[in-house]
RNA sequence: GGGAGCGUAGUUUAAUGGUAGAAUGCCGGUCUCCAAAACCGGCGGCGAGGGUUCGAUUCCUUCCGCUCCUG
Numbered sequence: 001g002g003g004a005g006c007g008u009a010g011u012u013u014a015a016u017g018g019u020a021g022a023a024u025g026c027c028g029g030u031c032u033c034c035a036a037a038a039c040c041g042g043c044g045g046c047g048a049g050g051g052u053u054c055g056a057u058u059c060c061u062u063c064c065g066c067u068c069c070u071g
Base pairs, nucleotide, nucleotide: 001070002069003068004067005066006065007064010024011023012022013021018054025043026042027041028040029039030038047063048062049061050060051059
C1' cells in the first nucleotide's frame, strides 16, 4: 500500500428497518443481632459526520479507534 472484520450501559453481550433488552456492576429497600445470600425497585448505552427511508443500532458512504490477513 491492498483486503476483511469489529465498535451498543462501568464490564460481558442481544436486538438485521418499527418504543434499545439481559446478565453483572453501582445505589436504595425487605429480610438478619450484624454481614453474606435471596427477593423488590432504581441508575446507566447504539464511536463521529453525511445520505436513503414515513421511520436507521440495522441499509449506503466518509472519517476515527481496535483486531486479523496479505504485499
The RNA shown here (transfer RNA) has 71 nucleotides and comes from a Candidatus Moraniibacteriota bacterium. The sequence is in RNAcentral, with records from ENA. The coordinates come from a structure-prediction model, not an experiment, and the mean pLDDT is 84. It matches the Rfam family "tRNA". The family's RNA type in Rfam is transfer RNA.